[in-house]
Model confidence (mean pLDDT): 81 of 100. A computed fold for a 75-nucleotide RNA from Anaerocolumna sedimenticola, annotated as transfer RNA.
RNA sequence: CGAGGCGUGGCUCAGCUUGGCUAGAGCGCUGUGUUAGGGACGCAGAGGUCGCAAGUUCAAAUCUUGUCGCCUCGA
Repeated sequence: CGAGGCGUGGCUCAGCUUGGCUAGAGCGCUGUGUUAGGGACGCAGAGGUCGCAAGUUCAAAUCUUGUCGCCUCGA
């Protein structure tokens, strides 16, 4: 320098192909029930607006462009 992949709650990921109920799961966290207490289990809840910035569109996590970080390959 070129090519490809990844980036979504604290963590691990799904959703992207085919734009459409302005985002979901497990674990974790908080409260509560249960227990002598803890764990386990049940119930309820908080927490992200999708790496960042633009563009297209009635509408963007999803399409386009630029850019940042990490990984792989090539030179």
Record summary:
The RNAcentral record of the sequence draws on ENA and Rfam. Its Rfam family is "tRNA". It is annotated as a transfer RNA.